[in-house]
Molecule: RNase P RNA; transfer RNA
Organism: Methyloceanibacter sp.
RNA sequence: UCAGCAGGCCGGAUGGCCGCUCCGCCUCAUGUUUUGCGUAUCAAGGCGGAGAGGAAAGUCCGGGCUCCAUGGAAGCACGGUGCCGGAUAACCUCCGGCGGGGGCAACCCAGGGACAGUGCCACAGAAAGCAAACCGCCUCUUUAGGACCGGAGACGGACCGAGGGGUAAGGGUGAAAGGGUGCGGUAAGAGCGCACCGCGUUCUUGGUAACAAGGACGGCACGGCAAACCCCACCGGGAGCAAGACCGAAUAGGGGCGGCGUGGGAGCGGGAAACCGCUGCCAGUCGGCUUUCAGAUGAGCCGCCCGGGUUGGUUGCAUGAGGCACGCCGCAAGGCGCGCCCCGAGAUGAAUGGCCAUCGCCCCUUGCGGGGUACAGAACCCGGCUUACAGGCUUGGUGACAUG
RNA sequence: GAGCGCGUAGCUCAGCCGGUAGAGCAUCUGACUUUUAAUCAGAGGGUCCGGGGUUCGAGCCCCCGCGCGCUCACCA
Numbered sequence: 001u002c003a004g005c006a007g008g009c010c011g012g013a014u015g016g017c018c019g020c021u022c023c024g025c026c027u028c029a030u031g032u033u034u035u036g037c038g039u040a041u042c043a044a045g046g047c048g049g050a051g052a053g054g055a056a057a058g059u060c061c062g063g064g065c066u067c068c069a070u071g072g073a074a075g076c077a078c079g080g081u082g083c084c085g086g087a088u089a090a091c092c093u094c095c096g097g098c099g100g101g102g103g104c105a106a107c108c109c110a111g112g113g114a115c116a117g118u119g120c121c122a123c124a125g126a127a128a129g130c131a132a133a134c135c136g137c138c139u140c141u142u143u144a145g146g147a148c149c150g151g152a153g154a155c156g157g158a159c160c161g162a163g164g165g166g167u168a169a170g171g172g173u174g175a176a177a178g179g180g181u182g183c184g185g186u187a188a189g190a191g192c193g194c195a196c197c198g199c200g201u202u203c204u205u206g207g208u209a210a211c212a213a214g215g216a217c218g219g220c221a222c223g224g225c226a227a228a229c230c231c232c233a234c235c236g237g238g239a240g241c242a243a244g245a246c247c248g249a250a251u252a253g254g255g256g257c258g259g260c261g262u263g264g265g266a267g268c269g270g271g272a273a274a275c276c277g278c279u280g281c282c283a284g285u286c287g288g289c290u291u292u293c294a295g296a297u298g299a300g301c302c303g304c305c306c307g308g309g310u311u312g313g314u315u316g317c318a319u320g321a322g323g324c325a326c327g328c329c330g331c332a333a334g335g336c337g338c339g340c341c342c343c344g345a346g347a348u349g350a351a352u353g354g355c356c357a358u359c360g361c362c363c364c365u366u367g368c369g370g371g372g373u374a375c376a377g378a379a380c381c382c383g384g385c386u387u388a389c390a391g392g393c394u395u396g397g398u399g400a401c402a403u404g
Numbered sequence: 405g406a407g408c409g410c411g412u413a414g415c416u417c418a419g420c421c422g423g424u425a426g427a428g429c430a431u432c433u434g435a436c437u438u439u440u441a442a443u444c445a446g447a448g449g450g451u452c453c454g455g456g457g458u459u460c461g462a463g464c465c466c467c468c469g470c471g472c473g474c475u476c477a478c479c480a
Base pairs, nucleotide, nucleotide: 001400002399003398005396006395007394008393009392010391012359013358014357015356016355017354018353020051021050022049023048024047025046026045027044030038031037032036053375057386058385060384061383062382063381064380065240066239067238068237070294071293072292073291074290075289076288078236079235080234081233082232083097084096085095086094087093098111100109101108102107112231113230117229118228119225120224121223134171135170136167137166138165139164140163141162142161145160146159148157149156150155179197180196181195182194183193184192198220199218200217201216202215203214204213205212206211244315245314246313247312254306255305256304257303258302259301260300263282264281266279267278268277269276270275285299286298308479309478310477322341323340324339326337327336328335329334360373361372362371363370364369405476406475407474408473409472410471411470414429415428416427417426423460431447432446433445434444435443453469454468455467456466457465
């Protein structure tokens, strides 16, 4: 200098004019007998203060909070997570490590189990899952199958063909063909034997662990897919601020269908009786399901459909797992302690804007000058992930080349 | 704001437990007809919404994004 890797941060500034939302004060307004004093709900005006983000987004995870009366126990179903250890309120997040793959490297990527079982592996190929033998290689038989060589001939030799057997080195098919390389060995071959590597079992040592290193034994027996069912371990009750609470207004305080339950006993009343009505008690029903413990409360409970009314206000609602600095502990994520804080959006058809000027930054142009300034807008709050993003600042590694 | 669903040919939809994607209508060509329609025969037409991953292989399984659609409040 160039290329590449891993992070962190910012993401316009100042001034003027006109507007918007919320809060505070004053005026106006209103009450009282005037000055005066008191009250202060809405609207209007004036003054002052505050007013989007790193993702406010997607709603993909995890919590707080609220309701399901409350508090437990066991199981089923469903869903999720998945190397090991730690952090955390919790997590599919983060930090540190482990082995595997990729990259020259910095660094990046995926991470339980395929000897529990079931299933799938199309086409091609001989064979695709208790393996198989198409070509090939080797061997045996066959000369009354063919042609050749030697020989006078009988015959002998080797080749092709046919049949039987051996083999899995090589070829071919495929994503994948039952360890790899080398030497020996053999008729040809083959873990058949040996060495090294890989794999499996077991032991020792180190490590909290994943795992690593070493030794012994085994000739290889165990293909892939679990983001297929599944197995193992762990986690999770459901619904969500349109949760929920309070006030106010209005209506026909309604009707139909279905499911579960409608059992027992006592008293009173009506009645000739059957039976009906009312009030307590016990049991049962209802609330993801089943079982169960303690236990409050309601009297029918739940679901679907039709019809009626309202389209209001207050609250929940912003001081919190908050920010910044320092000290200690920890490799780190983070934890503990202490101090400071000018921590001040809160809409509800939904405010946070528009215009102008100057400057900054980027692009085009020799210049004058011209153009651009991203992604995007809170809605109960918080921790993450993912996605979008003009331009810029900055830190630490790596590789190549050049120079000293 | 919250909870769900869908995306496959020009249109409406299939596609089981992953193996070269189909049907009807429409379009085009030919036949029949004087011609058209109907009918018959044949043909063309697909980034399976986009991107990434798992797998030998993805319309299907997993993740992210885009577009479209549906439902909901309170009283009694």